[in-house]
RNA sequence: GCGCACGUAGCUCAGUGGUUAGAGCAUCAAACUUAUAAUUUGAGGGUCGCAGGUUCGAUCCCUGCCGUGCGCACCA
Repeated sequence: GCGCACGUAGCUCAGUGGUUAGAGCAUCAAACUUAUAAUUUGAGGGUCGCAGGUUCGAUCCCUGCCGUGCGCACCA
């Protein structure tokens, strides 16, 4: 340099056009306990990588860029 895949909550991931964006773990609070842990209940936390485009409507489709991983090529 070329190709492919991926980028969504603190972490691991789901969701793949349709009107409030989710789960598990973690965090915080309460209950329980002498206390802690475990357990139960609840809460907070997201400009869906960035910018444009298509659409009545975009996390989802298209383009560019950025980042990560893999493969190929080049390599004094």

Transfer RNA from a Minisyncoccota bacterium, 76 nucleotides, folded computationally. It matches the Rfam family "tRNA". Rfam classes the family as a transfer RNA. RNAcentral holds the sequence, with entries from ENA.